[in-house]
Context: one part of a larger RNA
RNA sequence: CUGGGCGUAAAGCGCGCGUAGGCGGCGUCGUCAGUCAGAGGUGAAAUCCCAGGGCUCAACCUUGGAAUUGCCUUUGAUACUGCGAUGCUUGAGUUCGAGAGAGGGUGGCGGAAUACCCAGUGUAGAGGUGAAAUUCGUAGAUAUUGGGUAGAACACCAGUGGCGAAGGCGGCCACCUGGCUCGAUACUGACGCUGAGGUGCGAAAGCGUGGGGAGCAAACAGGAUUAGAUACCCUGGUAGUCCACGCCGUAAACGAUGAGUGCUAGCUGUUGGAAUGCAUGCAUUUCAGUGGCGCAGCUAACGCAUUAAGCACUCCGCCUGGGGAGUACGGUCGCAAGAUUAAAACUC
Numbered sequence: 001c002u003g004g005g006c007g008u009a010a011a012g013c014g015c016g017c018g019u020a021g022g023c024g025g026c027g028u029c030g031u032c033a034g035u036c037a038g039a040g041g042u043g044a045a046a047u048c049c050c051a052g053g054g055c056u057c058a059a060c061c062u063u064g065g066a067a068u069u070g071c072c073u074u075u076g077a078u079a080c081u082g083c084g085a086u087g088c089u090u091g092a093g094u095u096c097g098a099g100a101g102a103g104g105g106u107g108g109c110g111g112a113a114u115a116c117c118c119a120g121u122g123u124a125g126a127g128g129u130g131a132a133a134u135u136c137g138u139a140g141a142u143a144u145u146g147g148g149u150a151g152a153a154c155a156c157c158a159g160u161g162g163c164g165a166a167g168g169c170g171g172c173c174a175c176c177u178g179g180c181u182c183g184a185u186a187c188u189g190a191c192g193c194u195g196a197g198g199u200g201c202g203a204a205a206g207c208g209u210g211g212g213g214a215g216c217a218a219a220c221a222g223g224a225u226u227a228g229a230u231a232c233c234c235u236g237g238u239a240g241u242c243c244a245c246g247c248c249g250u251a252a253a254c255g256a257u258g259a260g261u262g263c264u265a266g267c268u269g270u271u272g273g274a275a276u277g278c279a280u281g282c283a284u285u286u287c288a289g290u291g292g293c294g295c296a297g298c299u300a301a302c303g304c305a306u307u308a309a310g311c312a313c314u315c316c317g318c319c320u321g322g323g324g325a326g327u328a329c330g331g332u333c334g335c336a337a338g339a340u341u342a343a344a345a346c347u348c
Base pairs, nucleotide, nucleotide: 004319005318006317007302008301012316014201015200016199017198021194022193023192025088026087027086028085029084030083031082033081034080035077036076037075038074039073040072041071042070049065050064051063052062053061054060091191092188093187094186095184096183097182098181099180103177104176105175106174107173108172109171110154114150115149116148117147118146119145120144121143125136126135162169163168206247207246208245209244210243211242215241216240220236221235222234223233258315259314260313261312262311263310266293267292268291269290270289271288272287273286274285275284276283277282278281297304298303321348322347323346330341331340332339333338
């Protein structure tokens, strides 16, 4: 390379946008580049192959054929692909009318809880555990009542409910803003799909500068436990957790399942819309999501099964025995931590 694969055996980039490229709906006309057919030229000889011939045979030598799967010229064919022209509406988009939503950003507001401060009542314990102790408390704690301050998070509603490309998003209100669904079919007329590079977003932790700091809490200290206890339990407690701006760019970033399109039994729950029927919440139909079960089919099995891991096509990414190793070296990026790209010797 051919070939085979990627839910769990090695293997889907964390996720978008998008450049080049690859691929691309239904007709008509033209062209004949690809494609197909005929003819001609060339494709050195030797070798190889086939049929013969010559050395007594063979190796060897030799004659003819075939082959040389290619290239060029020319004459045709026109289904498909390409190219040019023209048309269409089903793909895609726009418009109009409705609708749902923790989608994103900014500002403001609210109550419960917690902690601290002040004041009142009140007196000897409180706290914590398996049991204790460290700890707090007669300088008045814990408990309770009133007032104040602060930061963070939003009980119930809450739901295999919703939204988002993914990460993720949950009190209430206002403003700004992205996407989606349904219905109507008025418009454009293939404007599409994928996407190497590129570019943007990207949990937590971590980093820089400046704020903030109630609770929680790596590190750390003490008390226990224990043979020991650099732990599990307890009392404290600093970074951090929060905000603004800037980095980092990784996760079991998981559905361990790339994106798109079409096709292939059903039953049942639920979310959002539409239509019809009956009439006041039910039935039927339909579109878009989200679950459970299940046929065909697939699978090594488990299982998947119209949300496919089924049947096909298009495009991208990735895999090729275990260890060494996602390491070394080099490059790129980063303030650093490190990230990314990525071997070999050796060994089984």

This is a predicted structure of a 348-nucleotide part of an RNA (small-subunit ribosomal RNA, central domain) from Insolitispirillum peregrinum. The source organism's lineage runs through Bacteria, Pseudomonadati, Alphaproteobacteria, Rhodospirillales and Insolitispirillum. Rfam family: Bacterial small subunit ribosomal RNA. Its mean pLDDT, the model's own confidence on a scale to 100, is 89.